The RNA shown here (transfer RNA) has 74 nucleotides and comes from an Oscillospiraceae bacterium. Rfam family: tRNA. Rfam's curators write: Transfer RNA (tRNA) molecules are approximately 80 nucleotides in length. The family's RNA type in Rfam is transfer RNA.
This record gives sequence, C1' cells and structure tokens, in this order.
RNA sequence: GCGCCCGUAGCUCAGCUGGAUAGAGUGACAGACUCCGACUCUGUAGGUCGCAAGUUCGAAUCUUGUCGGGCGUA
Repeated sequence: GCGCCCGUAGCUCAGCUGGAUAGAGUGACAGACUCCGACUCUGUAGGUCGCAAGUUCGAAUCUUGUCGGGCGUA
C1' cells in the first nucleotide's frame, strides 16, 4: 500500500431484512432493609449509535469519504 472485521451508556455487549419512545448486564446515585455496613429489592440519571456527507417519508441499520483499533497479505 491492498483486502477483511470492529467502533452503540463509565465498562462488557445486544439491536434480525430501514419503522415509529435506542436497550440489557455491570457500575454510579437515591430509597427500602440493617445497630452500622455487605447482600437483596425498588427507583433515578447517564447516549451527537466514532466523525462528515448522501439516499429515503423515515438511517444505529443502506451508500461514499474520513478517523481510531484488530487480523491477513506484499
């Protein structure tokens, strides 16, 4: 250089063939429980879906470019 894969919450990830409010676990915070903690239960907050453009009535999903990471190849 070329080819392929990955990028979604602090962390690990799901999200099917474009469809209506973007989710789970864990973590954080608050409450309940407890003499106090831990455990457990309940609730809350937390996201420009790497970035930019395009297609579309509608994009995390399709297309193009670009950035970062990984693998292969010379």